The part of an RNA shown here (small-subunit ribosomal RNA, 5' domain) has 521 nucleotides and comes from Thermobifida alba.
Context: one part of a larger RNA
Order: sequence, then C1' cells, then structure tokens
RNA sequence: GGACGAACGCUGGCGGCGUGCUUAACACAUGCAAGUCGAGCGGUAAGGCCCCUUCGGGGGUACACGAGCGGCGAACGGGUGAGUAACACGUGAGUAACCUGCCCCUGACUCUGGGAUAAGCCCGGGAAACCGGGUCUAAUACCGGAUACGACUUCUCACCGCAUGGUGGGGGGUGGAAAGGUUUGUUCCGGUUGGGGAUGGGCUCGCGGCCUAUCAGCUUGUUGGUGGGGUGAUGGCCUACCAAGGCGAUGACGGGUAGCCGGCCUGAGAGGGCGACCGGCCACACUGGGACUGAGACACGGCCCAGACUCCUGCGGGAGGCAGCAGUGGGGAAUAUUGCGCAAUGGGCGGAAGCCUGACGCAGCGACGCCGCGUGGGGGAUGACGGCCUUCGGGGUUGUAAACCUCUUUUACCACUCACGAAGGCUCCCAGUGUUCUGGGGGUUGACGGUAGGUGGUGAAUAAGGACCGGCUAACUACGUGCCAGCAGCCGCGGUAAUACGUAGGGUCCGAGCGUUGUCC
Repeated sequence: GGACGAACGCUGGCGGCGUGCUUAACACAUGCAAGUCGAGCGGUAAGGCCCCUUCGGGGGUACACGAGCGGCGAACGGGUGAGUAACACGUGAGUAACCUGCCCCUGACUCUGGGAUAAGCCCGGGAAACCGGGUCUAAUACCGGAUACGACUUCUCACCGCAUGGUGGGGGGUGGAAAGGUUUGUUCCGGUUGGGGAUGGGCUCGCGGCCUAUCAGCUUGUUGGUGGGGUGAUGGCCUACCAAGGCGAUGACGGGUAGCCGGCCUGAGAGGGCGACCGGCCACACUGGGACUGAGACACGGCCCAGACUCCUGCGGGAGGCAGCAGUGGGGAAUAUUGCGCAAUGGGCGGAAGCCUGACGCAGCGACGCCGCGUGGGGGAUGACGGCCUUCGGGGUUGUAAACCUCUUUUACCACUCACGAAGGCUCCCAGUGUUCUGGGGGUUGACGGUAGGUGGUGAAUAAGGACCGGCUAACUACGUGCCAGCAGCCGCGGUAAUACGUAGGGUCCGAGCGUUGUCC
C1' cells in the first nucleotide's frame, strides 16, 4: 500500500447493487416450511342445490369433499461444517463386476378366477396418547390359473476380445406378467413384459494437495489362498480351514489440526494466505445404534431401541427434537423482520382447472461493502463585525469567506399521471376443425406498488464531518501546564520560553465518511 462476512470511537443527506451468528453442532415458546389425485375405490363428516318435514330432522344430487383404503411424491428443494488426513475431494481412467422410478424411441401383450380388509355399524378398555373384539363392503390394494422371444440350468453352433471372458442363433427342463379409469367419440390417461437411449448413481484404480520423529517400529481378519455366505455388483465384506504373510526412513503406526474443490485476497511473477457469499462434491440432522418401506434412504420436519434433556399425567402411562423461514433465551467485540406473494422462475401431484411450495420473487433493518449523486453556481473589498497573532495611533490572518445582487432546482418536499416485468397461463366466441392442434377476436391474471419513471410547483431552500500538523509524513503559532497532568506506531516528547501534553486560532489530508483495533499478502 492492498484486502475483510469485520468490530469499536466520533459523525451521518439520498439512491442502486450486493451482503449480514466467524462465538454455544448451546437450549428452544409460537406460527409456517410436503403435499396432491374423486379421471383408482367404498363412500358422504361439513358446505352448496333440489324434494319432503311432526321444524327435531329425513331423502336425493355429486357442484363438492372431512376421515379412510389405494397411487405418486415425501431420498428433491432448504440448513449446517460437528466428524473426516479418507478414494472424502480434485483430476484422469476402468466396470467383460453393476443398478437406474418418472422421461424418450421401439416390439409384443393386457385372457380367466378368488378370498380378504380399512372406512362404516355395534360393543369394550384408557385421564390421555391410543388400543382391542364382533359384523358388513370396494378397488389401478392382495392372491391363484393360462399364455409369453426375456431369467436360471443344460446341450450345441458361430463370431469376437484387454486375462477372468463377452455377444448372437438353435434344442430340452424349471419357475415367473398384467388393471383398469374416463370420454359425445377405439377420446385421453394408464397396466405388463422385452430391446435401446437419456439422466442419475454404486464400485475399483493412477496421480495430487496440512503439521509433528520430543510418535520408529505397526498389524491376527492382519496378508494371501480354497470352499461357503452376502450384495444390484467386485472384494476379508463376512465365515470355516490352510499358508505366514502384509506395511515402514520415498516416514508406516501414533499425536495435533482440518470438510475438499471451482475460486477469493495479495504479489511484476514465482509464491504466500484463505475456502464467507455463488456453484460442484462429501458428511451430518438431540447423542449412540439398528433396520423397514422403496427405483432410490439406513431417511432433517419416517419407524424401533438405549441415553441425556424438556413437557403432560387421573402416577398406570405418554409427548418432543429449528444445523428449514422468522423469532426467543444464552454465549459474544459482533451479525437482521415472529413481513408480503405464489404475479414471475423452478419443484411435487393432477388429463386439466387447480392445490401445495419460508425453494424462489419481493419488501423491512444495518454506511457492513462497492459504486453513483448531492449539501449550490456566478458576481461581490468599506478587504465589514467578531476571533487569533503582532514589532500595537498601525499591521497580518480568517477571507470572496460573510453580508448584498443575480441564476439554477439535482436531491428532499407537495400535486397530477403511471409502468416493463404477462413470453405466457386461464376462459368465452368464430373459422380451419371428428379430438389434438392452428389462426383471429373479447374478457381475465402483478406480491413488489400508486413503487420506478414522467410532468408541474415552491424555495438556496432539506443535507459535513473525522483524523492529523517534532522526524519518518503533507500541514505552526499563542496561551495553560512544569518529568506533573499527559502523549506515543518507531525514534522519543514533558523537570518555566513544549511547533511532540491540554485548549484556541490557523493549516494539511480524506470526505458521508474519517480514524483505531484485529487478521492476511
């Protein structure tokens, strides 16, 4: 000198864009953050509409829909950095050892049966959470049978390769599929089984990136083999037996520290430091362990067990997990609103309308940072008053500064007007139109927001401070003080003439900031 997720002191006009718990991965009140589908199903708690009514209610409809069965989603999105020195990450390869729901392309099929169960109704237990019994019922829920080039096994043929081996054809045997709904309409959405793709992932390997030898030896599933098990898959991953190996001064093992990277800061570069925001990967979700479901989890807002903590209780027993968004206490030098909206972008479900979405879009707070703008422009010397200095009838300086004259109106304020973001989505009509779709026309859809912007109006009106002035280092005098009070980054100032302390005048440098502290280069 530069930089910062900064903090502190003094000061503070506006706007744009960013950014904001670095500490206690401490504990959490409250609300919200993951639902959706009635075009899968039985149905009808509530509302709408219709009918009846003894005015209590009953029936129907399916506009609609609570709860339930079922499907898809909930493994994404969002948070955090505790752990991890590791194939965790980066980069480059391999998988002839593998998986992949939804999506795209393509082939074939969708035949025929059955028994339950939730909701409902009737009982019972319990303070509650919730649980039990009986009885009835449906399905795209569940289970059989048939068929099926695919799977497994066996025989055989051909081709190919990077070792184990791979691909394709044929014969025999074994066990294995399916679901319907909707529509004016074989209209649309589905279901099953093959092949291919795309996307996402699993696993393996080469190389690379911290400190410590005041850690020198480490290791028994350890290293390898065979048989077996397990997995989607290779493998000591697991197990039995056998052998005695494997690693290490090119630093094993141990200890400390740490999420890694794209990048960021600095520097001419080499290098050094860092890993906040944004993006990729990983790990974690009160602490530890475990599996279930599923294409995918060993699952933040799922389940089970144990533990600590908090809460409810009728004392028998139960409930909970903000490192989601806000917010609270605590810790701390220190870090924000219990805001608005799904209008846009994106996601889930749905045929769609649509519903949900603290992702996201916006607004609020903070000079925390960067950038931009303003606090006026021109003229004006009796060089006014006042202040300060002085060699004191005087002079110097503050200083064109002020007053005064004139001009302008950014910003602020007032009034009026008023967006882009809506490409599109939805809906109605018409035409081409069986539908899909296309074209035209009308209506409707904006949180931000009556905001940005525009026009007009008033009036210099609404807006300047901070640090420093001994040398380094730009900027000097007076008074006070008298090794006191104090200053200080280093050298050093202060003991009676202090340009170094304090105050004042003047000056210098920056300027809505200026200084100080901390950290890095």

It matches the Rfam family "Bacterial small subunit ribosomal RNA". The coordinates come from a structure-prediction model, not an experiment, and the mean pLDDT is 85.